[in-house]
RNA sequence: CGACUCCGGCCGGGAGAGUCUUCGCAGCGGAUGUGACCGCUGCGGGGCGCCGAAGGGGCAACAUCCCCGUCAACCUCUCAGGCAUCAAGGACCGGCCGGGACAG
Numbered sequence: 001c002g003a004c005u006c007c008g009g010c011c012g013g014g015a016g017a018g019u020c021u022u023c024g025c026a027g028c029g030g031a032u033g034u035g036a037c038c039g040c041u042g043c044g045g046g047g048c049g050c051c052g053a054a055g056g057g058g059c060a061a062c063a064u065c066c067c068c069g070u071c072a073a074c075c076u077c078u079c080a081g082g083c084a085u086c087a088a089g090g091a092c093c094g095g096c097c098g099g100g101a102c103a104g
Base pairs, nucleotide, nucleotide: 001104006099007098008097009096010095011094012093013092018048020047021046022045023044024043025042026041027040028039029038030037049083050082051081055079056077057076058075061070062069
């Protein structure tokens, strides 16, 4: 000096699943003597259904006489998160930058 690898940052790509139902508030339209009613939109709270690729849990495997221990996954569970579009998030992939160390 120092590649792969490891950690962090930035950029790009990045899936799945309900425009179901109910309640509240606001707005618009129709009907309308008042009131009650119907439809649409937005925001929020529930119910049921569903998704898995933030995070989290479980198991394989290893080890062991036994108990204990180490410990994964895109497999599984769905606690959390998410389910029209947009936005956000997003395992993982690619590129760049920085840091640390090893082989050389």